[in-house]
């Protein structure tokens, strides 16, 4: 170099054929216990990789870059 996948929350990973993004564990608090472990019940946590375009509206289409993995040479 040429071609496939992927890039969402601390971690692992959905999502929506465009319409104010979600789960599990993980923090945090809180109930339960003598005191913890399980459980349970509530929370906070996201510029959806960057940057431009199309649209009334982009995590999602379109184009340019960045990264990570495959496979070609």
């Nucleotide at each position: 170099g040429g071609g496939g996948a992927g890039g969402u929350a601390g971690c692992u990973c959905a999502g929506u054929u465009g319409g104010u993004a979600g789960a599990g564990c993980g923090u945090u608090g809180g109930a339960c216990u003598g005191a913890a472990a399980a459980u349970c019940c509530a929370a906070a946590g996201g510029u959806c990789a960057c940057u431009g375009g199309u649209u009334c509206g982009a995590u999602c289409c379109c184009g340019g870059u960045c990264c990570u993995u495959c496979c070609c040479g």
This is a predicted structure of a 73-nucleotide RNA (transfer RNA) from uncultured Niastella sp.
NCBI's taxonomy places the organism under Bacteria, Pseudomonadati, Chitinophagia, Chitinophagales, Niastella.
The sequence is in RNAcentral, with records from MGnify.
Its Rfam family is "tRNA".